[in-house]
Context: one part of a larger RNA
Molecule: large-subunit ribosomal RNA, domain VI
Organism: Planctomycetota bacterium
RNA sequence: CGCAGGAAGAUUGAGAAGAACUGACUUUAGUACGAGAGGACUUUGUCGGACAGACCUCUGGUGUGCGAGUUGUCCUGCCAAGGGCAAUGCUCGGUAGCUAUGUCUGGAACGGAUAAACGCUGAAAGCAUCUAAGCGUGAAGCCAGCUUCAAGAUGAAUCUUCCCUGAAGGUCCCCGGUAGACCACCGGGUUGAUAGGCUGGAUGUGUAAGACCCGUGAGGGUUUCAGCUAACCAGUACUAAUUGACCGUCAGA
Numbered sequence: 001c002g003c004a005g006g007a008a009g010a011u012u013g014a015g016a017a018g019a020a021c022u023g024a025c026u027u028u029a030g031u032a033c034g035a036g037a038g039g040a041c042u043u044u045g046u047c048g049g050a051c052a053g054a055c056c057u058c059u060g061g062u063g064u065g066c067g068a069g070u071u072g073u074c075c076u077g078c079c080a081a082g083g084g085c086a087a088u089g090c091u092c093g094g095u096a097g098c099u100a101u102g103u104c105u106g107g108a109a110c111g112g113a114u115a116a117a118c119g120c121u122g123a124a125a126g127c128a129u130c131u132a133a134g135c136g137u138g139a140a141g142c143c144a145g146c147u148u149c150a151a152g153a154u155g156a157a158u159c160u161u162c163c164c165u166g167a168a169g170g171u172c173c174c175c176g177g178u179a180g181a182c183c184a185c186c187g188g189g190u191u192g193a194u195a196g197g198c199u200g201g202a203u204g205u206g207u208a209a210g211a212c213c214c215g216u217g218a219g220g221g222u223u224u225c226a227g228c229u230a231a232c233c234a235g236u237a238c239u240a241a242u243u244g245a246c247c248g249u250c251a252g253a
Base pairs, nucleotide, nucleotide: 001152005163006162007161008160009159010158011157015149016148017147018146021049022048023047024046025045033038051106052105053104054103055102059100060099061098062097066093067092068091069090070089071086072085073084074083075082076081111143112142117137118136119135120134164252169247170246171245172244173189174188175187176186177185194240195239196238197236198235199234200233201232204228205227210223211222212221213220214219
């Protein structure tokens, strides 16, 4: 821009893409078959491999904005307690998120038309013949079935609701994230829990500081499962989403 008014939402699916794998064991059954040795078709169930998708409950990884330990040095006048630097100084753990080696799921079933092949009926050709007319069975393959996209499918589809007034609706702007290079997308904008803060919780770390007691002291004990705690979960308008502006018309050739 189009889809002959403008919007908001919900659909259909022409078409396209993806997927499509496979093993072992078990049952039927030591049966059919076979002198024996051996040993099925079919049916049934279980467990795997590789591959793919999703996810983070578990097991782990990461986690330089969380907690702790510790060395050297400088600083806060000193003690104590802290801060800076030394690869995050080094080390031990670790929330959210992101992750695989972790967890879950998938390949199918049921159909349709067939290939090779196997048949029925059956003439040409009194017989015979699966074929010439006609009708069947039949594959990991084909078409569907499963997943995703999809009306620019210009053949522009369908349904519901709203508006005809600067309307419905949208955008700018702002607070943000399940989104993200930008844009877009999604949530929110006081008729508000959108983000921050605060409060509570969860989680992590592992018993803070100060005081008191014990020890000559390094230290230890009690207060104290304390203190602190990011991205997590709730609650709460304290802070910030203020006020506004613009686009879009008048019934649809």